[in-house]
Molecule: Bacterial RNase P class A
Organism: Binatia bacterium (SeqCode)
RNA sequence: AAAGCGGAUCAGGCGAUCGCCUCCCCGUCGGUUGAGAAAUCGAGGGAGAGGAGGAAAGUCCGGACUCCACAGGACAGGGUGGCCGUUAACGGCGGCCCCGGGCAACCGGGGGAAAGUGCCACAGAAAAAAUACCGCCCGCCGGUUUUUUCGGCGGGUAAGGGUGAAAAGGCGAGGUAAGAGCUCACCGGUCCGCCAGUGAUGGCGGGCGCACGGCAAACCCCACCUGGAGCAAGACCAAAUAGGAGGGUUGGGCGGUCCGCCCUCAGCCCUCGGGUAAGGUCGCUAGAGCCCUUGAGCAAUCAAGGGACGAGACGAAUGAUCGCUAGGGCCUUUGUUACGGGCCAAGACAGAAUCCGGCUUAUCGAUCCGCUUUAGCC
Numbered sequence: 001a002a003a004g005c006g007g008a009u010c011a012g013g014c015g016a017u018c019g020c021c022u023c024c025c026c027g028u029c030g031g032u033u034g035a036g037a038a039a040u041c042g043a044g045g046g047a048g049a050g051g052a053g054g055a056a057a058g059u060c061c062g063g064a065c066u067c068c069a070c071a072g073g074a075c076a077g078g079g080u081g082g083c084c085g086u087u088a089a090c091g092g093c094g095g096c097c098c099c100g101g102g103c104a105a106c107c108g109g110g111g112g113a114a115a116g117u118g119c120c121a122c123a124g125a126a127a128a129a130a131u132a133c134c135g136c137c138c139g140c141c142g143g144u145u146u147u148u149u150c151g152g153c154g155g156g157u158a159a160g161g162g163u164g165a166a167a168a169g170g171c172g173a174g175g176u177a178a179g180a181g182c183u184c185a186c187c188g189g190u191c192c193g194c195c196a197g198u199g200a201u202g203g204c205g206g207g208c209g210c211a212c213g214g215c216a217a218a219c220c221c222c223a224c225c226u227g228g229a230g231c232a233a234g235a236c237c238a239a240a241u242a243g244g245a246g247g248g249u250u251g252g253g254c255g256g257u258c259c260g261c262c263c264u265c266a267g268c269c270c271u272c273g274g275g276u277a278a279g280g281u282c283g284c285u286a287g288a289g290c291c292c293u294u295g296a297g298c299a300a301u302c303a304a305g306g307g308a309c310g311a312g313a314c315g316a317a318u319g320a321u322c323g324c325u326a327g328g329g330c331c332u333u334u335g336u337u338a339c340g341g342g343c344c345a346a347g348a349c350a351g352a353a354u355c356c357g358g359c360u361u362a363u364c365g366a367u368c369c370g371c372u373u374u375a376g377c378c
Base pairs, nucleotide, nucleotide: 001374002373003372004371005370006369007368008367009366010365012325013324014323015322016321017320018319020051021050022049023048025046026045028043029042030041031040032039033038053349057360058359060358061357062356063355064354065230066229067228068227077226078225079224080223081222082096083095084094085093086092097110098109099108100107101106111221112220116219117218118215119214120213133161134160135157136156137155138154139153140152141151142150143149169187170186172184173183174182188210189208190207191206192205193204194203195202196201234282235281236280237279244272245271246270247269248268249267250266251263252262253261254260290307291306292305293304294303295302296301328344329343330342331341332340
């Protein structure tokens, strides 16, 4: 320098004008209470402070918090899945192990198919205790006088061909009529032992010719985890209308009348308690959070010290326009760069809604760090 790999950061800045949400302060006006002082509520004005993200997103995991349920145990259901750590927790993260890809940096994957059941399209002879389509070999018969060759029948054979995503360990030698773990060496597999390691696993030695195809995001088996609903959680305050309970009164019935008793169908009044409204208040935002330094640790992470930060809305604010400018591209002066000058375009993805830790996805442009391979030079 070229081609790559891994990771981190920013998400422009300043100013002017007009606006929006929350909080606090000061006047003005109005209502209520009060003798007043004042208190409180509402409207409007002014000054000040604060006001989106790296993903606020998807809502895919995990927790905090809240309510409901709950003796204990087991089953069912759901989830996770190499090992060891880390954490509040996790399906996250870190280190390591094995397999696969890449020259490499690095990337992707991860229990069990030898407990059982099931499935394996199409093609193919055969899809799993297998099979003979072609081919190869042997025998018999026939076509020909024999060798040869062809056809038929019977048998042997998984070396070769062909089909398929996948064909019954691989490869070489011996062996054989032709073949075949039939035999042997090496590789692979499996079992046993020893050694190393916390462990996954690895190394070494020996036995076994080798019986065991794939799929568990098919059922299933093993180990571990696991109550349900979610801030519209939940708590408090609460009209109007309707409905409920009690009482009074008007009314109705019994009665010759009054008292009284009965009825609660109807009207009115009073009292009580419960619930309700996308009503109000709280929950509500300072946090298992962020930055820096030091220490422990390979790291994730943890500990100590220091520092900075204050949206909390609910028909849901955080915006719009203009100017200058940083950055980008092109042209120009110059041998090149830098410094100048001119022109141009873009400014993404997106947007809080209880909070926090992750994962995944989207993203204009710019910057930085570490590493690999190749080539040249020192």